[in-house]
RNA sequence: CUCAUCGAGAGCGGUGGAGGGACGGGCCCUGUGAAGCCGCGGCAACCGGCGAGGCGCUAGAGCGCAUCGCGGCAGGUGCCAACUCCCGCGGAGGAGACUCCGAGAGAUGAG
Numbered sequence: 001c002u003c004a005u006c007g008a009g010a011g012c013g014g015u016g017g018a019g020g021g022a023c024g025g026g027c028c029c030u031g032u033g034a035a036g037c038c039g040c041g042g043c044a045a046c047c048g049g050c051g052a053g054g055c056g057c058u059a060g061a062g063c064g065c066a067u068c069g070c071g072g073c074a075g076g077u078g079c080c081a082a083c084u085c086c087c088g089c090g091g092a093g094g095a096g097a098c099u100c101c102g103a104g105a106g107a108u109g110a111g
Base pairs, nucleotide, nucleotide: 001111002110003109004108005107006106011040012039013038014037015036019029020028021027023088024087025086026085041080042079043078046076047075048073050069051068052067054065055064056063057062084105089102090101091100092099093098
């Protein structure tokens, strides 16, 4: 940089001592103990793996491409307060409160 996903799901202990929820605003969480680190546990299904048939290439073994499905297989990552906590830009509706749609930003994975 590109693509996909982001309304579901899943926490205890030790250590540590005041912060954390990306940023700004809001609103929350937190000495009934924040972040970080360690241990154990769990969730999920992006990659990997497994199964199925399809298309293409090949003399063939086989290779490539895309599709569908299963389960938890837990190997690579990720995650385990609140919709990505909400809003930040644009649009639609509404008297308003507000609601909806899209973008942006962010996060994760794959390339």
The RNA shown here (SAM riboswitch aptamer (S box leader)) has 111 nucleotides and comes from a soil metagenome. Its mean pLDDT, the model's own confidence on a scale to 100, is 78.